A computed fold for a 359-nucleotide RNA from Vreelandella halophila, annotated as Bacterial RNase P class A. The source organism's lineage runs through Bacteria, Pseudomonadati, Gammaproteobacteria, Oceanospirillales and Vreelandella. The prediction has a mean pLDDT of 77.
Formats: sequence, structure tokens, C1' cells
RNA sequence: UGAGUCCGCUAUGCAGUCGCUGUUCCCGUUUCGUACGGGGAUGGAGGAAAGUCCGGGCUCCACAGGGCGGAGUGCCAGGUAACGCCUGGGCGGCGCGAGCCGACGGAAAGUGCAGCAGAAAGGAAACCGCCUAAGCGGCCCAUGGGCCGCCGGCAAGGUUGAAAAGGUGCGGUAAGAGCGCACCGCGUGGCUGGCAACAGUCCACGGCGACGGUAAACCCCACUCGGAGCAAGGCCAAAUAGGAGUCCAGAGGUGUGGCCCGCACCGGACUCGGGUAGGCUGCUUGAGGUCUGCGGCGACGCAGAUCCCAGAGGAAUGACUGCACGCGACAGAACCCGGCUUACAGGUGGACUCGAACA
Repeated sequence: UGAGUCCGCUAUGCAGUCGCUGUUCCCGUUUCGUACGGGGAUGGAGGAAAGUCCGGGCUCCACAGGGCGGAGUGCCAGGUAACGCCUGGGCGGCGCGAGCCGACGGAAAGUGCAGCAGAAAGGAAACCGCCUAAGCGGCCCAUGGGCCGCCGGCAAGGUUGAAAAGGUGCGGUAAGAGCGCACCGCGUGGCUGGCAACAGUCCACGGCGACGGUAAACCCCACUCGGAGCAAGGCCAAAUAGGAGUCCAGAGGUGUGGCCCGCACCGGACUCGGGUAGGCUGCUUGAGGUCUGCGGCGACGCAGAUCCCAGAGGAAUGACUGCACGCGACAGAACCCGGCUUACAGGUGGACUCGAACA
């Protein structure tokens, strides 16, 4: 100095005028209800608030148990309230590298699936071929042999394909083949390291058809799982029609996904018709933030100190003016929190990798 990889911070700033909203204080009015008005202090959208994809807190069913079915996750060890998340490690793949990705249990339980090409696509098969040892027949030569056919042997060579009965070499054979041997690969058992997943090729045995692939196919295995959701739920006020009809009904009916058992309660379903839609609460102090110390490779944990940091209710931060310059991207809370995923202009900090030049 160029090109990259990973991890953070920020998300226009300042001032003035008017306006909105929460909390609190003061004053006035008051129908005595913080109801209305005024003034002061102080707070007021995000890193993703988005997606609604996971996990929970909380509320109700409800006092709520078991099984089947169904769903989710899927290497090991940790973290966490929990998770499909995060951290570290293993194995596999990509990259020169820093790093990145993984739907990562099982094919020796069973079933299914795979176009074209090719002889043959899952234990079979012979298109081009190799053999003439052994058996039969024929011809030539002449007592040696050669050729052809049948029967038979082979899958070592070639073809096709993503993939064809482990690979290379030597021996052996009529020609071949783990047929035998050496090395590699594979399987089983042991040993060593590691908590483990795994690694080592260290030792021994086996010629070994581990009968190829595929489970984001069905399936098997291990672990986990009630449901509905703040429009949950609670309180107050008000109004109406304690309405009419049909059906099931105790060996029954109902009970927050399905079925069965259990348990609880004593009614349940449908149709027509009538009334209400108001107010308060839930509603923000939290598995909370920040700083320091200690422990840990790390996620994180423990201890101490300190801070309060939006609660609207058809939905609050808007309008105008001036200056500055990074010229403003993606984009607005609605019960709350931990994650993941997606979108994103600009600015800024750190660590590491590769290349070039100079000293």
C1' cells in the first nucleotide's frame, strides 16, 4: 500500500418557536370524579420494532393422570428458564489462507425408488471377446501338429454409464479369477490418547459377497412435547325476553386439537327472535441495564456497586426556521422476554490472512 476474513459501536448533529403524550409538583375552577384549565420539572420507538419461524414467562380450561396416534430434534461435551439457539471440540466438504458451510443416529430389521445408454443396474448378465486342457464330430497333414463346429470353462481386457462382483504388482492356470502371496483398502478383537464424539495403523486374526446407492423416501432407534391465547383473563356499570321451537338424554351428555381409559360435573346440540359493544384493569421493576472484581479456551456464571430506560387506546415525538456536514439507508412499540431469518445508505474501532514495494 492493494485485496480479503471475522468481531464490535453508531444509525445525522446543534439551536429556536408552536404542537402531542406518560409520571410528578403547584395554582384555579369544580357537578367533588385528578373531572376541567393553566404553569414548572422530567421521560418518550429499533438493530432489526419486520417475518410470526422456534423457545418460554404470564392468564384461563382445570383438581388434570395414563395410553395410542401425531409432531419436533438428531455427532460429542457444555451454556441457558428453555430451544430447532449459543460456545468449544470431532468428522465431512469448500477456500492458497484468515475462515465458511453441514438436514451430521441407523442401509447387517423390513418395504420402496432410480430416465437414457449399456450384454447387464443389484447378485444378475455375455455385445466385442479369451481358452481348445478334458469330451464328441468333421477336414488337412502324416504319426508331430493345424483348422472348424458342438458341448464346456471365464468375467482378467474392451464397450456404456454417476455407479458394473475392492485397487496395484507378482505367481499360477487351457484361459482366467483373492485362486495364492506382498502392500493398500475393508471387517472383527485388543492396546494407546481423549470425559466423549473420535484419532493412532500400534498388535493379532480374517481372503473378505462387510449382497452398491438412496432415509430432506416409508421405516427403525434415542430424546422432547396438553390446548388456547392480552381480541388471554379480572372488575364495575347498563340494557333485554328468567323468550319460543326441534332433537339427544343417565346403559346418557358435557368438559380448550383426534381416539381410548380414568377423573370431575349434571345437562347438551341446533334454529328463529331480543338486548349490550361503555368504563377501569391486565400495562411495564424485568430470567432488566451499566460498571468493577473473580472463575472459565469460550458461551457464560458468581459477588459488589449503581440506574429506572415508552406504555398509546382508531393508537402519542409532528410542523416551521437557521447553522453544520457523514447529505441521512432499512424502517414505527401495542403483554413481556431469549433466539433465528430477512432488509439495510453512510461513518468508525479492533484482530487476523494473502500479495506487492521499500528499509